[in-house]
RNA sequence: GCCAUAGCUCAGUUGGUUAGAGCACCUGGUUGUGAUCCAGGGGGUCGGGGGUUCGAGUCCCCUUGG
Numbered sequence: 001g002c003c004a005u006a007g008c009u010c011a012g013u014u015g016g017u018u019a020g021a022g023c024a025c026c027u028g029g030u031u032g033u034g035a036u037c038c039a040g041g042g043g044g045u046c047g048g049g050g051g052u053u054c055g056a057g058u059c060c061c062c063u064u065g066g
Base pairs, nucleotide, nucleotide: 002066003065004064007023008022009021010020016054025041026040027039028038029037047063048062049061050060051059
């Protein structure tokens, strides 16, 4: 100096409306069974603590791990 956001891999436009994608997982359909495919669903307090602000994943400080 860089990284840390869903089980995994990642995005998130120099602060703003509801935090997302792919894969995985669950349910249903399809199938003789399974896979594939189609439809739907669950899952996060963004490493931890504090601060600034009307508002923080995003800015500042400390801290943990790599």